RNAcentral holds the full RNA, with entries from ENA and SILVA. A computed fold for a 499-nucleotide part of an RNA from an uncultured bacterium, annotated as small-subunit ribosomal RNA, 5' domain.
[in-house]
Context: one part of a larger RNA
RNA sequence: GAACGAACGCUGGCGGCAGGCCUAACACAUGCAAGUCGAGCGCUGAAGCGGACUUCGGUUCGUGGAAGAGCGGCGGACGGGUGAGUAACGCGUGGGAACCUGCCCUGGGGUCUGGGACAACCCAUGGAAACGCGGGCUAAUACCGGAUGAAGCGUCAUGGGUGGUACCAUGGCGCCAAAGAUUCAUUGCCCUGGGAUGGGCCCGCGUCGGAUUAGGUAGUUGGUGGGGUAAAGGCCUACCAAGCCGACGAUCCGUAGCUGGUUUGAGAGGAUGAUCAGCCACACUGGGACUGAGACACGGCCCAGACUCCUACGGGAGGCAGCAGUGGGGAAUAUUGGACAAUGGGGGCAACCCUGAUCCAGCCAUGCCGCGUGAGGGAUGAAGGCCUUAGGGUUGUAAACCUCUUUCGGCGGGGAAGAUAAUGACGGUACCCGCUAAAGAAGCCCCGGCUAACUCCGUGCCAGCAGCCGCGGUAAUACGGAGGGGGCUAGCGUUGUUC
Numbered sequence: 001g002a003a004c005g006a007a008c009g010c011u012g013g014c015g016g017c018a019g020g021c022c023u024a025a026c027a028c029a030u031g032c033a034a035g036u037c038g039a040g041c042g043c044u045g046a047a048g049c050g051g052a053c054u055u056c057g058g059u060u061c062g063u064g065g066a067a068g069a070g071c072g073g074c075g076g077a078c079g080g081g082u083g084a085g086u087a088a089c090g091c092g093u094g095g096g097a098a099c100c101u102g103c104c105c106u107g108g109g110g111u112c113u114g115g116g117a118c119a120a121c122c123c124a125u126g127g128a129a130a131c132g133c134g135g136g137c138u139a140a141u142a143c144c145g146g147a148u149g150a151a152g153c154g155u156c157a158u159g160g161g162u163g164g165u166a167c168c169a170u171g172g173c174g175c176c177a178a179a180g181a182u183u184c185a186u187u188g189c190c191c192u193g194g195g196a197u198g199g200g201c202c203c204g205c206g207u208c209g210g211a212u213u214a215g216g217u218a219g220u221u222g223g224u225g226g227g228g229u230a231a232a233g234g235c236c237u238a239c240c241a242a243g244c245c246g247a248c249g250a251u252c253c254g255u256a257g258c259u260g261g262u263u264u265g266a267g268a269g270g271a272u273g274a275u276c277a278g279c280c281a282c283a284c285u286g287g288g289a290c291u292g293a294g295a296c297a298c299g300g301c302c303c304a305g306a307c308u309c310c311u312a313c314g315g316g317a318g319g320c321a322g323c324a325g326u327g328g329g330g331a332a333u334a335u336u337g338g339a340c341a342a343u344g345g346g347g348g349c350a351a352c353c354c355u356g357a358u359c360c361a362g363c364c365a366u367g368c369c370g371c372g373u374g375a376g377g378g379a380u381g382a383a384g385g386c387c388u389u390a391g392g393g394u395u396g397u398a399a400a401c402c403u404c405u406u407u408c409g410g411c412g413g414g415g416a417a418g419a420u421a422a423u424g425a426c427g428g429u430a431c432c433c434g435c436u437a438a439a440g441a442a443g444c445c446c447c448g449g450c451u452a453a454c455u456c457c458g459u460g461c462c463a464g465c466a467g468c469c470g471c472g473g474u475a476a477u478a479c480g481g482a483g484g485g486g487g488c489u490a491g492c493g494u495u496g497u498u499c
């Protein structure tokens, strides 16, 4: 000098854009953050409309379909948060072969025929609750048989192919499907080939410090058989062999999410990994699997633990590292706001519903950028202050005063784009017009040298200053005040950290 997710002191007019718990991965009151589909299914069934009856209150029947829980489907594996763990194929980069992929695109083939249940509901019943238990009825795109099955998969044979597998062709045998709906022209369902997208796995290289850590390793290293997985593999298992890693630093210890980037620097390099983007890991702590195309699953399940809460003491409930918000910790970091209008996501044929993703608004000089606090004229160089050699000098065109302007602010009126077929949270905002009056808007640090800026008074090694050198003991440009001056400016200084 530059930089900052900064903090502190003094000060503070406006706007745009951005940023805002770096500490306790500490504990959390409350609300919201993931639902949706009646064009899969059965049930209950409001308003409205119509008919009948009526004691004029209403009752009943039909239509209608709001709403409700349930079965079923898809979604809850995305989106959002955090950085604890991890020195690792975790990340970065370049390759690889033994794989999977819901929804989407594209090609081929099919959608035949039966059956029995379980919720909801009804009856009875246990419990304070959470939640159950027994009996009975019932639908389906829920579940289970049978049929068919080109293709596919398995296996065998023959032929081709090869050093041998692999692979290709033909044939035999075996195995595996389905779901329909309605407003009737759309859309589903099943099998299968290909694609796209997404993902799993393997390898080379790179990736912090410590040798006051030198040896480490028994599923350990390799093989064979078997198992397991979507898939290669000690991934697992039995047996066999005795290997494998290490001063080119194994093992151990400490520290740490990695990267694109960011920052500094002429560069080389150093430091760093907030915001934004990619990947990874985690979801009270530890473990486990279930469902599923996908999880070992933040707002799912089970077990154990710590903690908190409810209880009728028998037993139950919970997980903000989602958005706000609270306590605590801390030098320190915001609203328990608005809207789905836009973009995107889930469900749905759609209408639409949901969306603290997102878009906006609020708070904060936290940063960057822009603007303003007036402009021109004005010498009797006014008054006052300060200094003085008492003549004067300086503050100083500064003020007064005259002329002018109205950015910003304030007040009044109009009023968007963003989104169009329609729909605007932002927002009566941006912007435009008019009115208003110089009217409402300047501070902070420094002045011994480094370093730009000097005098007076006070103080008297005191009080104090200080980044380094050093100032102060009676004339201190270094302390305190004043006048003057220098620097930066809605900021200026200080502290911390990095280059």
Stems, first nucleotide, its partner, number of pairs: 001499004006495005013371006019364002021329001026327003030324003035074003040071002043068002048063006081282003090207007099199002104195008112146004121136003125132002152175009180187003208254003215245003220242008257279004261272004284305005307318004335361001337360003343357001344355004374404004384395004408440001409436006418426001443488005448469003454483005464471002